The RNA shown here (FMN riboswitch aptamer (RFN element)) has 147 nucleotides and comes from Mycoplana azooxidifex. The sequence was found by an Rfam model in a public genome assembly.
RNA sequence: GCGUGUUCUCAGGGCGGGGUGAAACUCCCCACCGGCGGUAUCCGGAGCGAUCCGGGAGCCCGCGAGCGCUUCCAUGCAAGUGGAAGGUCAGCAGAUCCGGUGCGAUGCCGGAGCCGACGGUUACAGUCCGGAUGGAAGAGGGCAUGU
Numbered sequence: 001g002c003g004u005g006u007u008c009u010c011a012g013g014g015c016g017g018g019g020u021g022a023a024a025c026u027c028c029c030c031a032c033c034g035g036c037g038g039u040a041u042c043c044g045g046a047g048c049g050a051u052c053c054g055g056g057a058g059c060c061c062g063c064g065a066g067c068g069c070u071u072c073c074a075u076g077c078a079a080g081u082g083g084a085a086g087g088u089c090a091g092c093a094g095a096u097c098c099g100g101u102g103c104g105a106u107g108c109c110g111g112a113g114c115c116g117a118c119g120g121u122u123a124c125a126g127u128c129c130g131g132a133u134g135g136a137a138g139a140g141g142g143c144a145u146g147u
Base pairs, nucleotide, nucleotide: 001147002146003145004144005143006142007141008140009139010138016030017029018028019027031127032126033116034115035063036062037061038060042055043054044053045052046051058114059113066092067091068089069086070085071084072083073082074081075080096112097111098110099109100108118130119129120128
């Protein structure tokens, strides 16, 4: 350095102004935000160099939470309700184009767009409240062990 086991820590941002109205952080106009891993013609650093290290996409690929679904348990005449488990099932799970450069770009530069679970609410929510002092993609560290 790599592998395995175990353990600990960390792991999501955003309504400001105006309008209408009895009422809107929910509608309309302007505004604001962007989880994790991968990819890399960009940026920084090291090296004579090949190359290496760090950063780099909301809308390219994949993942996560949530809803659904399935199974089990409890309760119930039943419909249903409550609880637990699964992640294989993949149903919901969103959204990008144009121009430029270039061998090469949906990633760079310029421009114009688009998207955002569920439940709640005096009125329809990416931004408010709630499940959530939860869970988790993963990131980093400790210990043990193999090589």